[in-house]
Context: one part of a larger RNA
RNA sequence: CUGGGCGUAAAGCGCACGUAGGCGGUCCGAUAAGUCGGAUGUGAAAGCCCUGGGCUCAACCUAGGAAGUGCAUUCGAAACUGUCGGACUUGAGUACGGGAGAGGGUUGCGGAAUUCCCGGUGUAGAGGUGAAAUUCGUAGAUAUCGGGAGGAACACCAGUGGCGAAGGCGGCAGCCUGGACCGAUACUGACGCUGAGGUGCGAAAGCGUGGGGAGCAAACAGGAUUAGAUACCCUGGUAGUCCACGCCGUAAACGAUGAGUGCUAGAUGCAGUGGGUAUUGACCCCUGCUGCGUCGUAGCUAACGCGUUAAGCACUCCGCCUGGGGAGUACGGCCGCAAGGCUAAAACUC
Numbered sequence: 001c002u003g004g005g006c007g008u009a010a011a012g013c014g015c016a017c018g019u020a021g022g023c024g025g026u027c028c029g030a031u032a033a034g035u036c037g038g039a040u041g042u043g044a045a046a047g048c049c050c051u052g053g054g055c056u057c058a059a060c061c062u063a064g065g066a067a068g069u070g071c072a073u074u075c076g077a078a079a080c081u082g083u084c085g086g087a088c089u090u091g092a093g094u095a096c097g098g099g100a101g102a103g104g105g106u107u108g109c110g111g112a113a114u115u116c117c118c119g120g121u122g123u124a125g126a127g128g129u130g131a132a133a134u135u136c137g138u139a140g141a142u143a144u145c146g147g148g149a150g151g152a153a154c155a156c157c158a159g160u161g162g163c164g165a166a167g168g169c170g171g172c173a174g175c176c177u178g179g180a181c182c183g184a185u186a187c188u189g190a191c192g193c194u195g196a197g198g199u200g201c202g203a204a205a206g207c208g209u210g211g212g213g214a215g216c217a218a219a220c221a222g223g224a225u226u227a228g229a230u231a232c233c234c235u236g237g238u239a240g241u242c243c244a245c246g247c248c249g250u251a252a253a254c255g256a257u258g259a260g261u262g263c264u265a266g267a268u269g270c271a272g273u274g275g276g277u278a279u280u281g282a283c284c285c286c287u288g289c290u291g292c293g294u295c296g297u298a299g300c301u302a303a304c305g306c307g308u309u310a311a312g313c314a315c316u317c318c319g320c321c322u323g324g325g326g327a328g329u330a331c332g333g334c335c336g337c338a339a340g341g342c343u344a345a346a347a348c349u350c
Stems, first nucleotide, its partner, number of pairs: 003322004007304002012318001014201004021194003025088007033081002035077008049065006091191001092188004096183003103177007110154001115149007125136002162169002206247006215241002220236004258317006266295011299306002323350003332343004
């Protein structure tokens, strides 16, 4: 040291793919590395422990024994793990038939609305607020009709709905493309799970180059409010928001809940797809698989709550925590154009 934990108290990496490693289904045979047993050798003395002995006792000293959990050699055992060989189909996968979906990429198209421009009608206001003002308007605004330009976002459908690993994805059509699910057979034969490093993806904001720019809008300006008002409200308004390519790599990246497998009452709703029943048919009803919700049994929990989508009962693998502040900081290293990111202390203090 072998501990206890990680929904909310400190603690699940934002997500995935995957290297090493760890772990791994059923049956038969072999082997004997792990494992178990016996024997032999060794395991210095002193010490510890046991039994005696010597100082009047004890401490102390002394004799013998035991122990020395270990190592080596050897002889055995063969259940389990490993290894080798053979076999299997339940895990995993492939082929086939289906339908569902805002899954991704790209090209094109559409209508509503805002703004701007042109023209018509028309005249004194409009706008905005708690009230106002800044602002716009007799150089004709606001309102209204017609025409045009341009950018961005797609009302209703829309859901307590669907899809995706996560971030996330919503008008319509075409093209390219990923995954999941259901059904019925056939095939491969453990091909599996996890995953330190690593690699990729990764909202918004931000950065580089070039475009684009309607609306919105950090910064900024003005008007108000106020004791002040570097705000909340109002009028404007630039980056940005959009596109292409390249960076950044963060988040309350949340289910604040890692991934996988098995087991453990039910009730109810929604979505996808089968079977049965019924029907002219669509429904209704019964039942199976998959997903998304609500309630709830046992159990768990400090409580709240969780409860077959577990936070229940178990196993495998990874990540992480170890009092508060200092501090997710300094230093160093790596990454970045920068902003900064990742890794990550200590003194001191309570």
Molecule: small-subunit ribosomal RNA, central domain
Organism: uncultured Kofleria sp.